[in-house]
Context: one part of a larger RNA
RNA sequence: GGAUGAACGCUAGCUACAGGCUUAACACAUGCAAGUCGAGGGGCAUCAUGGCGGUCGCUUGCGACCGCUGAUGGCGACCGGCGCACGGGUGCGUAACGCGUAUCGAACCUGCCGCAUACCCGGGGAUAGCCUUGCGAAAGCAAGAUUAAUACCCGAUGUUCUCACUGUUCCGCAUGUUACGGUGAGCAAAGAAUUUCGGUAUGCGAUGGCGAUGCGUCCCAUUAGCUAGUUGGCGGGGUAACGGCCCACCAAGGCUCCGAUGGGUAGGGGUUCUGAGAGGAAGGUCCCCCACACUGGAACUGAGACACGGUCCAGACUCCUACGGGAGGCAGCAGUGAGGAAUAUUGGUCAAUGGACGCAAGUCUGAACCAGCCAAGUAGCGUGCAGGAUGACGGCCCUAUGGGUUGUAAACUGCUUUUAUGCGGGGAUAAACUGAGUCACGUGUGGCUUAUUGCAGGUACCGCAUGAAUAAGGACCGGCUAAUUCCGUGCCAGCAGCCGCGGUAAUACGGAAGGUCCGGGCGUUAUCC
Numbered sequence: 001g002g003a004u005g006a007a008c009g010c011u012a013g014c015u016a017c018a019g020g021c022u023u024a025a026c027a028c029a030u031g032c033a034a035g036u037c038g039a040g041g042g043g044c045a046u047c048a049u050g051g052c053g054g055u056c057g058c059u060u061g062c063g064a065c066c067g068c069u070g071a072u073g074g075c076g077a078c079c080g081g082c083g084c085a086c087g088g089g090u091g092c093g094u095a096a097c098g099c100g101u102a103u104c105g106a107a108c109c110u111g112c113c114g115c116a117u118a119c120c121c122g123g124g125g126a127u128a129g130c131c132u133u134g135c136g137a138a139a140g141c142a143a144g145a146u147u148a149a150u151a152c153c154c155g156a157u158g159u160u161c162u163c164a165c166u167g168u169u170c171c172g173c174a175u176g177u178u179a180c181g182g183u184g185a186g187c188a189a190a191g192a193a194u195u196u197c198g199g200u201a202u203g204c205g206a207u208g209g210c211g212a213u214g215c216g217u218c219c220c221a222u223u224a225g226c227u228a229g230u231u232g233g234c235g236g237g238g239u240a241a242c243g244g245c246c247c248a249c250c251a252a253g254g255c256u257c258c259g260a261u262g263g264g265u266a267g268g269g270g271u272u273c274u275g276a277g278a279g280g281a282a283g284g285u286c287c288c289c290c291a292c293a294c295u296g297g298a299a300c301u302g303a304g305a306c307a308c309g310g311u312c313c314a315g316a317c318u319c320c321u322a323c324g325g326g327a328g329g330c331a332g333c334a335g336u337g338a339g340g341a342a343u344a345u346u347g348g349u350c351a352a353u354g355g356a357c358g359c360a361a362g363u364c365u366g367a368a369c370c371a372g373c374c375a376a377g378u379a380g381c382g383u384g385c386a387g388g389a390u391g392a393c394g395g396c397c398c399u400a401u402g403g404g405u406u407g408u409a410a411a412c413u414g415c416u417u418u419u420a421u422g423c424g425g426g427g428a429u430a431a432a433c434u435g436a437g438u439c440a441c442g443u444g445u446g447g448c449u450u451a452u453u454g455c456a457g458g459u460a461c462c463g464c465a466u467g468a469a470u471a472a473g474g475a476c477c478g479g480c481u482a483a484u485u486c487c488g489u490g491c492c493a494g495c496a497g498c499c500g501c502g503g504u505a506a507u508a509c510g511g512a513a514g515g516u517c518c519g520g521g522c523g524u525u526a527u528c529c
Stems, first nucleotide, its partner, number of pairs: 001529004006525005013381005019374002021339001026337003030334003035082003040079002043075002047073003050069008089292003098217008108209002113205007121155004131144005161186008171176001191197002218264003225255003230252004235247003267289004271282004294315005317328004345371001347370003353367001354365004384415004394406005420466006429456001434451008473518005478499003484513005494501002
């Protein structure tokens, strides 16, 4: 000198963009953050509509009220499907194939999506809900009766696929493997609506994941030896798959001064800061990967988890209790306490982008988009411009009837209006999406017409009016280092980054006047180069 997720002191007009618990992965009140589908199903708690019956009013065919009816729209709870493994948070752990880069899988999986081929036949038994009964303070639970499905099961068919035996054949670095056959065994399906949306099997693709390997990846030798599933083999189990991953048996190996083992520290990278570079340092925001979800362990479901707002067990903590027993997990968004030098609102909207579900309308979405707070950063704008000397008054200084300086600075005259205040105008983000109508091709796409949809926000921006009107400070002045005099103090009070100032003429302390530097900021502290 540059830099910072900074903090502190003094000061502070506006706008835009980006940023905001670095500490206690400490504990959390409250609200919200993952639902959706009635075009899968039985139903009808609730709302609306219709029908039937009754009562009342009475204009005699309308209104009000009550009851019945799932009949219609729809729908709480329930069964079922899909989603909840994404998105969002944090950096505890991890020195590791965790990450980065390169390669391999002839050792692997992949829901939804795209393409292709073939198919969707016939039956059955349950169960939730509802109802009845019982237990419990509650959380909740048990028994009985009854019922549906795109829930579950059985049988048929079997293009294909899987397995066993077997024939021919292509290819590969190796274990191996491709294609075409034969025989035997085994495995499917679901309907709803009338346009379509779905279901089953298999293959290919796409996407996502899993595994293996080379190289790279902090400090300590005041850590020198470490290792029994340890290293390898044979056979098995397990897995989507390879493998001591696990097991039985056999052998005695394996790693290490090119740093094993042990200890400490730490998420890694893209990147960021600095530097002429080589390097050094850092990993906050954004993107990719990893790990974690009160602490420890485990599996279930599923295409995918060993699952942040799922389950079970153990533990600590908090809460409820009728003392028998139960409930909970903000490292989601806000917010609270605590810790700390220190870090924001218990805000708005699904309008756009994206996601889940749905034929769709649509519903949900603290993702996201916006707004609020903060000079904490970067950039832009302003606090006026021109003229004006008897160099006014006042202040300060001197060699003091005088001069110097503050200083064109002020007053005064003219001008402008960014900003401010008031009034008026005012788009884009939506040529989207969606509904209705219509046309074309064609069997779900496209075009046209029309209607409709904006949180931010009547905001940004533009015009007019008023009036210099609403807006400047901080540090420093001995040398380093740009900028000096007077007064006070008298080794006192104090200053200080280093050298050092102060003991009666202090350019170094305190004040004043003047000056220098930067400027909506200026200094100090901390850290890196």
The part of an RNA shown here (small-subunit ribosomal RNA, 5' domain) has 529 nucleotides and comes from an uncultured bacterium. RNAcentral holds the full RNA, with entries from ENA.